Transfer RNA from a Candidatus Altimarinota bacterium, 74 nucleotides, folded computationally.

Order: sequence, then C1' cells, then structure tokens
RNA sequence: GGGCGUUUAGCUCAGCUGGUUAGAGCGCUACACUGAUAAUGUAGAGGUCGCAAGUUCAAGUCUUGCAUCGCCCA
Repeated sequence: GGGCGUUUAGCUCAGCUGGUUAGAGCGCUACACUGAUAAUGUAGAGGUCGCAAGUUCAAGUCUUGCAUCGCCCA
C1' cells in the first nucleotide's frame, strides 16, 4: 500500500427485510431480607448507537469519507 471484518450502557454482547419506547447479562445505586456480609427479591440511574456527510416520510440498520481495533496479502 491492497482486501476483509469490528465499533451500540462502566464491561461482555444482541438488535431480523430500514418502521414508531434502543435492549440483555454482569456491574453500579436505593430499598427489602440478615446479628452483619454475601446470596436473593423489588425499584432505579446510566446511551450524541466511533466521527462527519448523504439517501429516505423514517437510519443502530443503506451509501460515502475519516478514525479505531483485529485478521489476511504484498
């Protein structure tokens, strides 16, 4: 330099053929339970969906550029 893939909550990830509330597990906070902790239960907080632009009535999802990380070729 060329090709392919990855990027969504603090972490690990799902999200179908673009469609009306952005999710799960773990973690975190509060409460209940306990002598206390853990475990368990209930509730809650936490998201510019990597960045920018484009297409569309509508984009996490499609297109383009850039970036990031990984793999392959040279």
Its Rfam family is "tRNA". Rfam links the family to the GO term triplet codon-amino acid adaptor activity. By type it is a transfer RNA.